[in-house]
Order: sequence, then C1' cells, then structure tokens
RNA sequence: GCCUUAUCAAGAGCGGCGGAGGAACGGGUCCUGUGAAGCCGCGGCAACCGCAUACAUCCUGUAUGAAUGGUGCCAAUUCCCACGGCAGCGUACUGCCGAAAGAUGAGGG
Repeated sequence: GCCUUAUCAAGAGCGGCGGAGGAACGGGUCCUGUGAAGCCGCGGCAACCGCAUACAUCCUGUAUGAAUGGUGCCAAUUCCCACGGCAGCGUACUGCCGAAAGAUGAGGG
C1' cells in the first nucleotide's frame, strides 16, 4: 500500500523542546507568536482487540465488569460542504437519508 468488516452527534490536557503552520485533498469556515506542525514527559478519555463472569450455542454470539496488557484518541459532528435521493421552498438555500472519501480497530493475502 490492497481486500473484508465494525464504529465515527458522546468523552478526555498540562508541561518541556521546537519554531510557522495546522484542521487529509478542493472550496468554505476556523485554530494558531496569549506559540502551529513535530518530538518527549506526565495526566486523562474510551473500551476495538485481549481479560474476567454469566447465559445461550453448530461455528460462535449476547450481556455485564475491570482497565494491569496491544492499539486508538484528548478544538469545532469525521468542523461543514463537495456525489445521489427525498421533503420544504422566499429559487437560493434549509432539513433528513444514503453513497463516496477519510480515520481507527480487528481479521486477511
């Protein structure tokens, strides 16, 4: 990097180094020298895998729990739109649903 699958409206920040950018891409709108990205330390959130217990079971599944392990995450709904459908309608927008793309986990070749 590719494929499959689940989730994405909740939640959780301080310090040091660092120096101007960042929020994936395009548009918008934001964040940022009252210090961006990145790295490090400590802290926290969550509960995907793993773990424990109970129940059911054909593979395995469901519920609950802890959070010592493997990841992940800690501005804004995945910040919003970007494609399609439906509804409203002051014809430019608004709302809802879905897809695509993306992120993360787990599994695979």
The RNA shown here (SAM riboswitch aptamer (S box leader)) has 109 nucleotides. It was read from a public genome assembly, where an Rfam model found it.